[in-house]
RNA sequence: AGCGUGCGAGUGAGGAUCGCCCACGGCGGCUUGCCGACCGUGGGAGGAAAGUCCGAGCUCCACAGGGCAGGGUGCCGGGUAACGCCCGGGCGUCGCGAGGCGACGGAAAGUGCAACAGAGAGCAGACCGCCGAUGGCCCCUCGGGGCACAGGCAAGGGUGAAACGGUGCGGUAAGAGCGCACCGGGCCGCUGGUAACAGGGGUCGCACGGCAAACCCCACCCGGAGCAAGGCCAUGUAGAGGACGAGGGGUGGCCCGCCCCGCUCGAGUCCCGGGUAGGCCGCACGAGGCUACCGGAGACGGUAGUCCCAGAUGAAUGAUCCUCCCCCGCGAGGGGACAGAACUCGGCUUAUUCCGCGCGCUCCCU
RNA sequence: GGGGCCAUGGUGAAGAGGGAUCACGUCGGCUUUGCAAGCCGAAAUCCCGGGUUCGACUCCCGGUGGCUCCA
Numbered sequence: 001a002g003c004g005u006g007c008g009a010g011u012g013a014g015g016a017u018c019g020c021c022c023a024c025g026g027c028g029g030c031u032u033g034c035c036g037a038c039c040g041u042g043g044g045a046g047g048a049a050a051g052u053c054c055g056a057g058c059u060c061c062a063c064a065g066g067g068c069a070g071g072g073u074g075c076c077g078g079g080u081a082a083c084g085c086c087c088g089g090g091c092g093u094c095g096c097g098a099g100g101c102g103a104c105g106g107a108a109a110g111u112g113c114a115a116c117a118g119a120g121a122g123c124a125g126a127c128c129g130c131c132g133a134u135g136g137c138c139c140c141u142c143g144g145g146g147c148a149c150a151g152g153c154a155a156g157g158g159u160g161a162a163a164c165g166g167u168g169c170g171g172u173a174a175g176a177g178c179g180c181a182c183c184g185g186g187c188c189g190c191u192g193g194u195a196a197c198a199g200g201g202g203u204c205g206c207a208c209g210g211c212a213a214a215c216c217c218c219a220c221c222c223g224g225a226g227c228a229a230g231g232c233c234a235u236g237u238a239g240a241g242g243a244c245g246a247g248g249g250g251u252g253g254c255c256c257g258c259c260c261c262g263c264u265c266g267a268g269u270c271c272c273g274g275g276u277a278g279g280c281c282g283c284a285c286g287a288g289g290c291u292a293c294c295g296g297a298g299a300c301g302g303u304a305g306u307c308c309c310a311g312a313u314g315a316a317u318g319a320u321c322c323u324c325c326c327c328c329g330c331g332a333g334g335g336g337a338c339a340g341a342a343c344u345c346g347g348c349u350u351a352u353u354c355c356g357c358g359c360g361c362u363c364c365c366u
Numbered sequence: 367g368g369g370g371c372c373a374u375g376g377u378g379a380a381g382a383g384g385g386a387u388c389a390c391g392u393c394g395g396c397u398u399u400g401c402a403a404g405c406c407g408a409a410a411u412c413c414c415g416g417g418u419u420c421g422a423c424u425c426c427c428g429g430u431g432g433c434u435c436c437a
Stems, first nucleotide, its partner, number of pairs: 001362008009353001012324007020044007027036004046338001050349002053347005058226004070222005075089005090104001091102004105217002110215002112211002127157002129153003134150002136147004165183006184206001185204004190199003230281004239272001241271004248265006288307008325336004367436007376390004384420001392408005413429005
């Protein structure tokens, strides 16, 4: 100098005036447990409050168990209330490196797909090319030479995203796992590791190309809806409407007991119609924050102490002024990001500012 | 506050892994004395960004905008 990574803070600091919401205390009022426009004290947006993408708490509905359908997750081990999150490790890949990224199970269960180009696109194929040993034809000085007809080859060129192992040596008419060595791959033991996996040995000339964010297969997980959930009170109106209906009462089937059937009453649920448009609870002590110590490599867990930290509902958390700070501008002046709780937590993702701190890497100079 | 659906020329729609298609409209040309009709042609960031794949309007992830339902 250029990078990588992990944290931290986020309209800066101080002051003045006027307001808003909540709690508690006082004061006042009355209908005696509520109200108030009064006074005091304390508290009052975020790292993402956002998107609503995952996982839960809570509430209501449904529910014996198992299966089908549907959806999700997908290397291994651990953390957690749980997760698609986090931590550690493995493998792959990018980078000189610190490090980054990875929907990373299965393609020898089956069905599919591969346009165009190309000879050939799945157990394929010969366009250019190479050879022509063997057979054929021609020439011949009988040593051989030529043609490229039969035919052989897949090494080289060419097409494509992809062409049925790669490199080298031997071999051959030319070639080819045809033979060999190394690399890659399949199968079987061994060693290390909890495992993913790694290392090494033997064996097999190589069978098994790609796509599962194509259908699918395998393993595991998942009931649905959401605080406008749900409950209570008040006000108000028209239910002589319809469907289902636990259980019991009455009655009939000659009487009593039991059983069965019919009629009637019927809590409650749903639909339709009508009404209300107010209040309270849920709702702020929680998988809570901070500090110290202990366990762990880490995510995280444990123990002790300490703190109480928004709770609105046509919805509060604001406005103005002064001084200083930073940026732009000669100056007058302008600007200081993204963004506003709505039942609550744990994550992820997205938006965004001026920076500050720690650790590490590469290069240059001394 | 919570749930669901959609986005393709100017407008309305189809296409759901291999040259973006149709109708109406717009513009240019031909035809006509001129207009209409007719014929020929042109115009698309498939809402945006990233990924999977040889290849994406289509499949997956994230974002933006619009519509709609629930007391």
This is a predicted complex of two RNAs, RNase P RNA and transfer RNA, with 437 nucleotides together. It holds a member of the Rfam family "Bacterial RNase P class A". Its family is annotated with dimeric ribonuclease P complex, ribonuclease P activity and tRNA processing in the Gene Ontology. Rfam classes the family as a ribozyme. The prediction has a mean pLDDT of 79.